[in-house]
Context: one part of a larger RNA
RNA sequence: GGAUGAACGCUGGCGGUAUGCUUGACACAUGCAAGUCGAACGGAAGUUUUUUAAACUUUAGUGGCGGACGGGUGAGUAACACGUGAGAAUUUACCUUUAGGUGGGGAAUAACAGUUGGAAACAAUUGCUAAUGCCGCAUAUCAUUAUGGCAAUGAAAGAAGAGAUUCGCCUAAAGAAAAGCUUGCGGCUGAUUAGCUAGUUGGUAGAGUAAUAGCCUACCAAGGCGACGAUCAGUAGCUGGUUUGAGAGGAUGAUCAGCCACACUGGAACUGAGACACGGUCCAGACUCCUACGGGAGGCAGCAGUGGGGAAUUUUCUGCAAUGGGCAAAAGCCUGACAGAGCAAUACCGCGUGAGGGAAGAAAGCCUUAGGGUUGUAAACCUCUUUUGUCAAGGAAGAAGUUCUGACGUUACUUGACGAAUAAGCAUCGGCUAACUCCGUGCCAGCAGCCGCGGUAAGACGGAGGAUGCAAGUGUUAUCC
Repeated sequence: GGAUGAACGCUGGCGGUAUGCUUGACACAUGCAAGUCGAACGGAAGUUUUUUAAACUUUAGUGGCGGACGGGUGAGUAACACGUGAGAAUUUACCUUUAGGUGGGGAAUAACAGUUGGAAACAAUUGCUAAUGCCGCAUAUCAUUAUGGCAAUGAAAGAAGAGAUUCGCCUAAAGAAAAGCUUGCGGCUGAUUAGCUAGUUGGUAGAGUAAUAGCCUACCAAGGCGACGAUCAGUAGCUGGUUUGAGAGGAUGAUCAGCCACACUGGAACUGAGACACGGUCCAGACUCCUACGGGAGGCAGCAGUGGGGAAUUUUCUGCAAUGGGCAAAAGCCUGACAGAGCAAUACCGCGUGAGGGAAGAAAGCCUUAGGGUUGUAAACCUCUUUUGUCAAGGAAGAAGUUCUGACGUUACUUGACGAAUAAGCAUCGGCUAACUCCGUGCCAGCAGCCGCGGUAAGACGGAGGAUGCAAGUGUUAUCC
C1' cells in the first nucleotide's frame, strides 16, 4: 500500500447493487416451511331439483404418486471425502422410442355400525362393504434357469366419454438423465510418534449384494504396510474460486456454483426405483412439557422470532404476479424454494450539500515588533439554477397465454409548482509524514506505531486560532498478503 461476512469511537443527506451469528452442531415459546388426486374406491354430511332418483359441493378413511427433491448446517471426516484422469462386475420410479399383451376367477379389510378399556395418547373386540389394495388360474412376443435339444418358471387394472377415442396397467429391449463400485495421480503439521497389522495379506469353497470384493463364514498358506514416513497424535469439510503479488509463491474456502457429511446424542432396520430417511418408524440416553401417577408428548444445523454466548450480525413482513418444484386429465391446490419489501454507511459504485459576481479587504475571533498580518471572496449584498427535497398530476416494462392474471407499486420514470431552500464531518499538524502559533500545565496531568515528549518561555500534554489529509464518512483495533 492492498484486502475484510468485520467490530469500536465520533459523525451522518440520497440512490443503485450486493452482503448480514465468523462465537454455543447451546436451549427453544408461537406461527408457517409437503402435499395432492373424487377422471382409482366404498361411504358420510350438505345444497338443488321433475324428492322413485339424479346432479353438484365438501371430505375422515382405503388406494396412487410425492414426502430420498427443494431448504439448513460444517459437528465429524486426513478418507477414493474431494479434484482430475481411467475403468468394469451393476441398478434406475417418472420421461422418450420400439415390440407384444391387458382373458377368467377368489378371499379379505379400513371407513361405517355396535360393545369395551383409558385422564389422555390411543387401543381391543363383534358385524358389514369397495377398489387401479391383496391372492390363485390361463396365456408368454419376451425374460430368467438349465442346455446338445426338449423343457421349467414368471405378468397385468381399470377409469372418463353418447361414441370416436384418450389416459392408464403388464412384459421386454434401447435411450436420456441419475446413482452405486474399482483405480493412477494431486493437495496439512509433528520422528521429543519407528515399527504397525490377525479377517490381518492371499487362495479355495460358500453366504450375501443391484453389482465387484475378507463384505461375511469355514478351511488352507504366512503373508501385507513402513524413513519415498507406515502406525500414532494434532488440526481440518474438499473444490471452482477469493485475496495479495510483476510473477513464482503465500494466505484463505463468507455470499454464488459442484461434491461430501450431518439432522437432540448413540444404535437399528422397515417401506420404497431410490433412505438406513431434517419436519417417517423402533430401541437406549440426556433434557423439556402434560398427567387422574397407571402412562404419554417433543426435537428450528427450514423461514421469521426468543433466551443465552459474544466485540458483533436483520422483520414473529407481502405474494405465489414471475422462475422452478410436487400432485392432478384439467380447472387448480400446495410451495418461508423463489420473487419482493423492511432493518443495518456492512461493502462497492454514483450524486448532492449550490453556481457566477462581490473590498487593497466590514464586524467579531486569533496573532502582533501595535505599524499591521490572518481567517478571507470567505461573509453580507446582487444575479442565477433546482441535481436533491416537499407537494400535485400522469405512469410503465416485467404477462409467457388474441381473453384474463403484478406481490413489488402511493414503484421506476415523466411533467408542473415552491424555494438556496433539507444536507459536513473525522483525524492529524516534533521526525518518519502533508500541515504552526498563542495560552494553560510544570517529570504533574498526560501523549506515544518507532525514536521519544513533559522538571517555568513545550511547534510532541490540554485548550484556542490557523493549517493539512480524506470526505458521508473518518480514525482506531483485529486478521491476511
This is a predicted structure of a 481-nucleotide part of an RNA (small-subunit ribosomal RNA, 5' domain) from Pilinia rimosa. RNAcentral holds the full RNA, with entries from ENA. The gene name in the source record is rns. NCBI's taxonomy places the organism under Eukaryota, Sar, Stramenopiles, Ectocarpales, Pilinia. Model confidence (mean pLDDT): 88 of 100.